[in-house]
Context: one part of a larger RNA
C1' cells in the first nucleotide's frame, strides 16, 4: 500500500463559508496524455521454474527454454478517462407570481407579578419548617386600599407546532434585513458536489472598561439537622444574572448519527403550499410538492434497535479511530489580559 471501522464498544471537527486538491450531467468534433495491442532494443551471468544431458543415483555440474511482471523507441486501436471544438437542458442558479414562520439586528411600547418608598385603614403578631430557630414587628410589621419608583421576565395562546447552518429564537407595534416552500416554466447553460489550510458564527460560566441592579443567587454570615455537617432545610446575602463595547471559544455544542446525489413495501398524525372533486360557501374526499413525528416490510445490526428524515443498497469528498491506565497530562509551539484553549507524547504499569 492492500485491508477493517466510527448511534450505544475506540472513533463524525459545535456549525458554516470557501481556496488548493479530489470528484463530476447528455451529445458532437479533433487529439491520443492515461488505457489497450503489435514490433524492435534493452532488462549481464549465475540462481529460481520447465525440459534435456554428464558423474552408477543424488547433491553437484552442464545445454536449451521460460521468466525477468520494467524502461526506451516505434507502429496501431479509440470504448472509457483527460485535453480540445460545437451543441443541449434533466443538475445548479436566475427572473416572476404567491405563501408560512419565537430567523436576525435595531427603535418604541403594554399589562400582570415581585421588591422598595409615600399615604390611608388596622393591631399583635408575621415569617419559616418535618419540627424549630436565626430573621422581621408596638419606632406599628404581616394583612388590606390608593399612589410612586425601578429592574427583569413575558402567564394564557403553546402544540413529539414553527423558524434557523449550528449555538439558539416566544408580550405587542412599525420600519430595516437573511433564508425557505409552492405555482407556472422566463433566462443562463454544468456555472455542480465536497473541502486540507484560512476566515466567520458559536449556550452557559468567566475576563476587561463603563453603566444598571427588582427578583434570584456561587462565595460568605447566621439558624437548624447531625457523632460531625465546611452539605441537603431555613433567614439573610456579594459577585453574577441585565445593557453597551471588547475578549474568551468551551459543553452530554446530542439525533452521542459529517455533507451531497440516486435507488429500495406500506400505514397513520401534525405543519406550509398547489391541483382536482363536492358545496351557495365552509366542512369533507382524492392527489401532488416541501417539512416534522409515530408504527412497520425487505434489508441491516453483536444486540438494542434503524428502517424513503436509514443505522438498507451504491457513488463522490472531508474528518476521525487502532487495548486500559499514565493523560487530554508533560514538553515544545501557538492563541489569550487572565482563567485557560488548540496541538499533543513517553517512561512505567496491567
Nucleotide at each position: 500500500c492492500u485491508g477493517g471501522g466510527c448511534g450505544u464498544a475506540a472513533a463524525g471537527c459545535g456549525c458554516g463559508c470557501g481556496u488548493a486538491g479530489g470528484c463530476g450531467g447528455u451529445u458532437u468534433u479533433g487529439u491520443a496524455a492515461g488505457u489497450c495491442g503489435g514490433a524492435u532494443g534493452u532488462g549481464a551471468a549465475a540462481g529460481c521454474c520447465c525440459u534435456g544431458g554428464g558423474c552408477u543415483c543424488a547433491a553437484c555440474c552442464u545445454g536449451g527454454g521460460a521468466a525477468u511482471u520494467g524502461c526506451a523507441u516505434u507502429c496501431g486501436a479509440u470504448a472509457c478517462u483527460g485535453c480540445u471544438u460545437g451543441a443541449c437542458u434533466a443538475g445548479a442558479g436566475u427572473a416572476u407570481g404567491g405563501u408560512a414562520g419565537a430567523g436576525g439586528g435595531a427603535a418604541g411600547u403594554g399589562g400582570a407579578a415581585u421588591u422598595u418608598c409615600c399615604g390611608g385603614u388596622g393591631u399583635a403578631g408575621c415569617g419559616g419548617u418535618g419540627a424549630a430557630a436565626u430573621g422581621c414587628g408596638u419606632a406599628g410589621a404581616u394583612a388590606u386600599c390608593g399612589g410612586a419608583a425601578g429592574g427583569a421576565a413575558c402567564a394564557c395562546c403553546a402544540g413529539u407546532g414553527g423558524c434557523g447552518a449550528a449555538g439558539g429564537c416566544g408580550g405587542c407595534u412599525a420600519g430595516c434585513u437573511g433564508g425557505g416552500c409552492c405555482g407556472a416554466g422566463u433566462c443562463u447553460g454544468a456555472c455542480a458536489c465536497u473541502c486540507a489550510u484560512c476566515c466567520g458564527c458559536g449556550a452557559a460560566a468567566g475576563c476587561g472598561u463603563g453603566g444598571g441592579g427588582a427578583g434570584c443567587a456561587a462565595a460568605c454570615a447566621g439558624g437548624a439537622u447531625u457523632a460531625g455537617a465546611u452539605a441537603c432545610c431555613c433567614u439573610g446575602g456579594u459577585a453574577g444574572u441585565c445593557c453597551a463595547c471588547g475578549c474568551c471559544g468551551u459543553a452530554a455544542a446530542c439525533g452521542a448519527u459529517g455533507g451531497g446525489c440516486a435507488c429500495u413495501a406500506g400505514g397513520u398524525g401534525c405543519c406550509g403550499g398547489g391541483u382536482c372533486u363536492c358545496u351557495a360557501g365552509a366542512c369533507g374526499g382524492a392527489u401532488u410538492c416541501g417539512g416534522u413525528g409515530c408504527c412497520g416490510c425487505a434489508g441491516u445490526u453483536a444486540a438494542c434497535g434503524c428502517a424513503u428524515u436509514a443505522a438498507g443498497u451504491g457513488c463522490c469528498c472531508c474528518g476521525c479511530c487502532u487495548g486500559g491506565g499514565g493523560a487530554g497530562u508533560a514538553c515544545g509551539g501557538u492563541c489569550g489580559c487572565a482563567a485557560g484553549g488548540c496541538u499533543g507524547a513517553a517512561a512505567c504499569u496491567c
A computed fold for a 350-nucleotide part of an RNA from an uncultured prokaryote, annotated as small-subunit ribosomal RNA, central domain. Rfam family: Bacterial small subunit ribosomal RNA. The prediction has a mean pLDDT of 90.